[in-house]
Predicted 3D model of an 85-nucleotide RNA (c-di-GMP-I riboswitch aptamer) from a Nitrosomonadales bacterium.

RNA sequence: CAGUGAAAAAGGUAAACCUGUUGAAAAACAGGGGCGCAAAGUUUCCGAUCUAAGGGGUAAUACCUAUGAUAGCGGGGCCACCAAG
Numbered sequence: 001c002a003g004u005g006a007a008a009a010a011g012g013u014a015a016a017c018c019u020g021u022u023g024a025a026a027a028a029c030a031g032g033g034g035c036g037c038a039a040a041g042u043u044u045c046c047g048a049u050c051u052a053a054g055g056g057g058u059a060a061u062a063c064c065u066a067u068g069a070u071a072g073c074g075g076g077g078c079c080a081c082c083a084a085g
Base pairs, nucleotide, nucleotide: 001085004083005082012037013036017032018031019030020029021028022027035072041078042077043076045075046074047073048070049069050068054065055064056063
């Protein structure tokens, strides 16, 4: 140090599920749990997906809509531990 992750080591993170709290929901947070992850660190910039309170729409449904959410859906940006080289 552009890049790489075979082996090893130090450590990190934590899916489903359960409990509690928040939320209209999607989901998030905390505790337990541990499926996985070499960026599963961070960021909604692009695409995708989920939800639809409010708004639109209807006779009523349906339906549309993100300003809500997913970074553990993909890409991009930024930053970083260990090791080999």
Rfam family: c-di-GMP-I riboswitch aptamer. Rfam's curators write: GEMM was predicted in a large-scale screen for bacterial structured RNA regulatory elements.
The organism belongs to Nitrosomonadales, within Bacteria.
Its mean pLDDT, the model's own confidence on a scale to 100, is 88.